The RNA shown here (transfer RNA) has 76 nucleotides and comes from a Magnetococcales bacterium. Its Rfam family is "tRNA". It was read from a public genome assembly. The coordinates come from a structure-prediction model, not an experiment, and the mean pLDDT is 81.
RNA sequence: GUCCCGUUCGUCUAGGGGUCUAGGACGCCGGCCUUUCAAGCCGGCAACACGGGUUCGAUUCCCGUACGGGACGCCA
Numbered sequence: 001g002u003c004c005c006g007u008u009c010g011u012c013u014a015g016g017g018g019u020c021u022a023g024g025a026c027g028c029c030g031g032c033c034u035u036u037c038a039a040g041c042c043g044g045c046a047a048c049a050c051g052g053g054u055u056c057g058a059u060u061c062c063c064g065u066a067c068g069g070g071a072c073g074c075c076a
Stems, first nucleotide, its partner, number of pairs: 001072007010026004018056001027045006049065005
């Protein structure tokens, strides 16, 4: 340099055009329960990397950028 793959709550992840103002687990906050703590139960907080395009509609498809990983190549 070329090509391929990935990027979603604090963490791990599900999904992959309308169901999603995005689901689950852990976490955190509040409450219930308990003599207390833990466990359990209830409620809440919190995310689609960024820009552009396609589309009636994009988190999802396409292009670019950034970051990470991989393959091949060049120089030394």